[in-house]
Source information
Predicted 3D model of an 88-nucleotide RNA (c-di-GMP-I riboswitch aptamer) from Parablautia intestinalis. Lineage of the source: Bacteria > Bacillota > Clostridia > Lachnospiraceae > Parablautia. RNAcentral holds the sequence, with entries from Rfam. Its Rfam family is "c-di-GMP-I riboswitch aptamer". From the family's description: GEMM was predicted in a large-scale screen for bacterial structured RNA regulatory elements. Rfam links the family to the GO term cyclic-di-GMP binding.
RNA sequence: GACUCAUUUUGGCAAAACGUCUGAAAGGGCGUGACGCAAAGCCAAGGGGCCUACCCGUCUUAAGACAUAUGGCAGCCUGGUCACUAAU
Repeated sequence: GACUCAUUUUGGCAAAACGUCUGAAAGGGCGUGACGCAAAGCCAAGGGGCCUACCCGUCUUAAGACAUAUGGCAGCCUGGUCACUAAU
């Protein structure tokens, strides 16, 4: 000096819920708020998984039902990538 694990300090992020905006929805933004997180920083064009179904398609007298991602989830797993603090 680099890598891995654990603990600690200074800090960091922010679940649910509520309010509001946006979206067909899943979801996302902002504010309040902290369940937790050593990457709960970033990448959805690395892989897997999960969620939604506007449009299109099929069925149905109809209401609707089924299927469907190019939409979404990084706080689902794995992978990649950058990185802070005092020690052991």